FMN riboswitch aptamer (RFN element) from a Chloroflexota bacterium, 132 nucleotides, folded computationally. The prediction has a mean pLDDT of 80. The source organism's lineage runs through Bacteria, Bacillati and Chloroflexota.
RNA sequence: CCAAGCCUUCGGGGCAGGGUGAGGGUCGCAGGGCCCAAAUCCCGACCGGCGGUAAAGCCCGCGAGCGCCUGUGGCGCAUGACCCGGUGAGAUUCCGGGGCCGACGGUACAGUCCGGAUGGGAGAAGGCUGGC
Repeated sequence: CCAAGCCUUCGGGGCAGGGUGAGGGUCGCAGGGCCCAAAUCCCGACCGGCGGUAAAGCCCGCGAGCGCCUGUGGCGCAUGACCCGGUGAGAUUCCGGGGCCGACGGUACAGUCCGGAUGGGAGAAGGCUGGC
């Protein structure tokens, strides 16, 4: 130094605050009153895996889900979202402005709660062996 083999470790963040009231309690013969209320709804708040590339949730690619099979793997299906201006050699990445997006199951309709998951994982760092 290396297109090789093996091992170890690491490898995801987030509803503040307010409103409504599903539901519950209680009083009343009743219409109905009063009290509690810990939402995914409404206002609003907040978050951003990995590699590439001028520094990226929304450019290119990868990972996560589901199914099948001859199952350390392979195949198939699904797989979101950005514009304008500025600087520059170069930026949908930086700066300014305005937007947008977010699996499956559960539950009052969930990117943020609970669950599969003490799981998987793109990949990152390091070590040993080997080769030159």

The model forms 100% of the base pairs in the Rfam consensus. The RNAcentral record of the sequence draws on Ribocentre.